[in-house]
Context: one part of a larger RNA
Molecule: large-subunit ribosomal RNA, half B
Organism: uncultured Acidobacteriota bacterium
RNA sequence: CACUCGUUUAGGAACUCGGCAAACUCGCCCCGUAACUUCGGAAUAAGGGGCGCCUCAGUAGAGUGUAAGAGUUCACCUCUGAAGCUCGAUGAGGCCGCAGUGAAAAGGGUCAAGCGACUGUUUACUAAAAACACAGGUCUCUGCAAAGCCAAAAAGGCGAUGUAUAGGGGCUGACGCCUGCCCGGUGCCGGAAGGUUAAAGGGAGGGGUCAUUGGGAAGCAAUUCCUGAGAAGCUCUGAACUGAAGCCCCGGUAAACGGCGGCCGUAACUAUAACGGUCCUAAGGUAGCGAAAUUCCUUGUCGGGUAAGUUCCGACCUGCACGAAUGGCGUAACGAUUUGACCGCUGUCUCAACGAGUGACACCGCGAAUUUGUAGUACCGGUGAAGAUGCCGGUUACCCGCAUCAAGACGGAAAGACCCCGUGCACCUUUACUACAUCCUAGUAUUGAACUUUGGUUCGUCAUGCGCAGGAUAGGUGGGAGGCUUCGAACCGUUCCUCUCGGGGGACGGGGAGCCAACGGUGAGAUACCACCCUUGUCGUUCUGAAGUUCUAACCUCGGGCCCCUUAUCGGGGUCAGGGACAAUGCUAGGUGGGUAGUUUGACUGGGGCGGUCGCCUCCUAAACAGUAACGGAGGCGCACGAAGGUGCGCUCAGGCUGAUUGGAAACCAGCCAUAGAGUGUAAAGGCAGAAGCGCGCUUAACUGCGAGACCUACAAGUCGAGCAGGUGGGAAACCAGGUCUUAGUGAUCCGGCGGUCCCGUAUGGAAGGGCCGUCGCUCAACGGAUAAAAGGUACGCCGGGGAUAACAGGCUUAUCUUGCCCAAGAGUUCAUAUCGACGGCAAGGUUUGGCACCUCGAUGUCGGCUCAUCGCAUCCUGGAGCUGUAGCAGGUUCCAAGGGUUAGGCUGUUCGCCUAUUAAAGCGGUACGUGAGCUGGGUUUAGAACGUCGCGAGACAGUUCGGUCCCUAUCUGAUGUGGGCGGAGGAGAUUUGAGGGGGGCUGUCCUUAGUACGAGAGGACCGGGAUGGACGAACCUCUGGUGUACCAGUUGUCGCGCCAGCGGCACCGCUGGGUAGCUACGUUCGGUUGUGAUAAACGCUGAAAGCAUAUAAGCGUGAAGCACGCCCCAAGAUGAGAUCUCCCGUGCGCAAGCACCUAAAGACCCCUGGAAGACCACCAGGUUGAUAGGCUGGGUGUGUAAGGGUGGUGACACCUUUAGCUAACCAGUACUAAUCGGUCGUGAGG
Repeated sequence: CACUCGUUUAGGAACUCGGCAAACUCGCCCCGUAACUUCGGAAUAAGGGGCGCCUCAGUAGAGUGUAAGAGUUCACCUCUGAAGCUCGAUGAGGCCGCAGUGAAAAGGGUCAAGCGACUGUUUACUAAAAACACAGGUCUCUGCAAAGCCAAAAAGGCGAUGUAUAGGGGCUGACGCCUGCCCGGUGCCGGAAGGUUAAAGGGAGGGGUCAUUGGGAAGCAAUUCCUGAGAAGCUCUGAACUGAAGCCCCGGUAAACGGCGGCCGUAACUAUAACGGUCCUAAGGUAGCGAAAUUCCUUGUCGGGUAAGUUCCGACCUGCACGAAUGGCGUAACGAUUUGACCGCUGUCUCAACGAGUGACACCGCGAAUUUGUAGUACCGGUGAAGAUGCCGGUUACCCGCAUCAAGACGGAAAGACCCCGUGCACCUUUACUACAUCCUAGUAUUGAACUUUGGUUCGUCAUGCGCAGGAUAGGUGGGAGGCUUCGAACCGUUCCUCUCGGGGGACGGGGAGCCAACGGUGAGAUACCACCCUUGUCGUUCUGAAGUUCUAACCUCGGGCCCCUUAUCGGGGUCAGGGACAAUGCUAGGUGGGUAGUUUGACUGGGGCGGUCGCCUCCUAAACAGUAACGGAGGCGCACGAAGGUGCGCUCAGGCUGAUUGGAAACCAGCCAUAGAGUGUAAAGGCAGAAGCGCGCUUAACUGCGAGACCUACAAGUCGAGCAGGUGGGAAACCAGGUCUUAGUGAUCCGGCGGUCCCGUAUGGAAGGGCCGUCGCUCAACGGAUAAAAGGUACGCCGGGGAUAACAGGCUUAUCUUGCCCAAGAGUUCAUAUCGACGGCAAGGUUUGGCACCUCGAUGUCGGCUCAUCGCAUCCUGGAGCUGUAGCAGGUUCCAAGGGUUAGGCUGUUCGCCUAUUAAAGCGGUACGUGAGCUGGGUUUAGAACGUCGCGAGACAGUUCGGUCCCUAUCUGAUGUGGGCGGAGGAGAUUUGAGGGGGGCUGUCCUUAGUACGAGAGGACCGGGAUGGACGAACCUCUGGUGUACCAGUUGUCGCGCCAGCGGCACCGCUGGGUAGCUACGUUCGGUUGUGAUAAACGCUGAAAGCAUAUAAGCGUGAAGCACGCCCCAAGAUGAGAUCUCCCGUGCGCAAGCACCUAAAGACCCCUGGAAGACCACCAGGUUGAUAGGCUGGGUGUGUAAGGGUGGUGACACCUUUAGCUAACCAGUACUAAUCGGUCGUGAGG
């Protein structure tokens, strides 16, 4: 010194983020107990009283129950009940102590608010909570082989041996009162009319090939070549049409996800707006609550509480940004919850003291680790990769330990977790991208039969066909002069179909012999009859669909019955039953699909993010070739034009002046002046009048194939280009023309389309396909373009890196800031400068906010407080001065001055600030915003949780709220102490000087001078003298207190000494009451001063330069708490080692140093006894010639009347012996014990 304990005067939360910690309280009995309430509670509420021992008395009484007695249902019965045993009030009287649950064990309480109803649960190892759960509420799914879930797939299982009063999922969260409006978005549910839509079906049409064949050419011919057409077959392709779910669409649904406005005006004070207007919306927030776990501004305003209240409570309502089951508002009870207040209590504090134990220290034994480039490791100033033990310059410093302290070694520990970077990782989210599982739906297979209805299709039958004209309902073409008819014509009736309403066709009946065509006429076409067809339709049929009904034989059901294996809830078989071509499964296809997976989610950037930007053109920057950067300064482009191109010919602008009808400053006209100020399609620059500007004519060179040679240039690109060939336009021609006055108007490659083509053509011929030429498709605008196709979160995070890059601190800078100065417009009645000072200007400082990004990211811990400081002065007080718009007092302002001082509280994490009460004053700054290897940990800044807000979400917020691990044994420097060595020219014992260093230095009030000076008064001094305080400091313990675990006494429980008595042990020293020494403060005494010298500001004397003036130039003064002394302390390692006094030390040889022999001084130490000295060491007192310690004796002090005995009392106990007994550290005396005996060093006269 630390930890763990004990006690504490006065005060009592003043401590602090916060009563953290500690203390108080505590048992049993009795009395008593509020608001509120869900009537249960609250409640041990709160607040009081009693408690020991003795006697009555182990009593009253209770239990047990023997003997005994009584009763009866006669039993192992019931009742009463002596004795014994166990328990045991209450009352009365008495006794002792400070104290009687005498020790131990054993709630502090109250009031108010938030949150959560409650008991429970949770982050094993920083969060116990307001989070989770919960009973209750509600929505939704699920009819049983249930939904849902597990499972690679399946089998199987859970759900459940349950069945909608059941089971699953979501939200809410007891209870009470309630739960408003919105269905536009998203989701879910329902709907099926329409739209859209896959595979599949379908197959119009097209392509390829090709038998054959037309034309042409060659050949005597066979035949060959070129070029067309092209059947069947094969093959490629393929439209309509059929085709589900989904989506669109139409509705419903909010205790589904969610959402729930703005502006303007208006009342007879003002203010406000019941009222009105208007816009928008799906609807505009109802009840309730409200500066709240939600309120930024904000410490809102008012009230309460306090001396003082950023917290708290009650209100108000301006709700940044409450609000109704992500529930709203209340609420008794409950809570190791959060907040505020009060009572009690206390060492939390004012302000600390003493004591105990354990460490630390010393000794003995044993004996690690961290760390470590090598270390012979100082301070100041400077420098420097910008904060140096190590560099530079000074200063200081003999060598070496030990104990302590932590300011530094950018100390140790952990390749920073913040920040940035990485074409890093992981996990999470979603309306990122892309897949997959799942689910829905369709087709098809397993998969069959019958019937009904119906679509398409093949074939057949029968019908059907009306412009006008024409006899009249003419489908087309062809044939055709005849055809039909008793096998019943015309005509009539009934009826069916059709209809252009006029007819046409069919059936049946009557009827009983004719009817039609040709011709003619009309017309594009002529009719009977026959044939082949077309349109539309009927019926039948082939093929193929759709819808429905029925069947049973596939298939399903034994988690349906019965039987058997079989005594078997499995399995198998049989049989019955139920379902049934559905379901289910495979394959294909469409939809759905963060359920799962893989990934993406740009760069630049005075950190990153947000913002901005990313290609091209023009100018400046750009430093006279070219080129040249910045998140430098200015602007444009992502086109336009068939004339705004080519050519030939022609013309000259803007503006001004003058003149002239309407007519004006500008319309059109005329004249003159006018180098360009106009115009140029479009930015700017460079150009342009001989025009590139403005017109007119004719036109298409806005051509094809090429291109010497250059510019530019990493590449890829880009640019200019005479000339040649072909054809063209204009011009008489020379000539000009391969777009536009020039420079922007853009996109590589791949992939694909279209047109052309001498190319290639997988045995051959074709074809398919490709190439080549031309051309088209990219805000690939992140514009040299990663893919056809891509967003977010991470505070749960991880890895690799970076001081290449941010947050802290330092550094540089000083815009900003602070301070000063200059000028002086003005204010100040007058008057710039007593005081203040605009518009402006100049400095200094390096405390603010910044800028920069230089050390540090293989770590420089961050706000505030506490503790301890130290420096500056731009001075808050105190001291000294000048001026004053200074009468005095009190002030203002300026100068000098840093010696000392500079309070305590309320609020808040606060620094700051506000407030209360004081004060002489309550200074401002620096020191890594001094100080975390010194403390704290309230704030900030991990992980939990909540509110508001934002986000679809994961999540986020210099918004709020509750909670939330602070490690380190000190090697070096440094610092405070304390030793050892050596030196100081012999050794030793004392006493000192003081170079140098340190400490100290504060100030009030009262009295007096003096109610004087001053002042009208009110008021009221300087200078000087005295007294007494506060704070601070030093020393001390006589007094007052504290402590006092070695003193005394009391006392509880229990154990022991055999018992009684008396003692002892343990229980915090058991507890309690006192207390010696010592140590202490709250106690006592003392301190700051006075004085001398030199000065500051300032004030002077004499006095020139400069005949004056002038405090100055020479000279001489006055003048401050400041400076040097003085006061106190350290101090000769002051290596510059000082001074004084005293003590000690031989012979021989040798010049001496020294050697030999002899000797061992003065003194010191070892050792021992000790200490108000002390970690050790040291220091001090002693060591027998001795009081050093112990003991003993005496005294003092403390306690408070011991034990034993006697007496009294039933007893507890009292009295007497007795102010007794005991008594630590105190004061003396006394050698009884121990300091015994000894040893070592130190020499010989001194370079």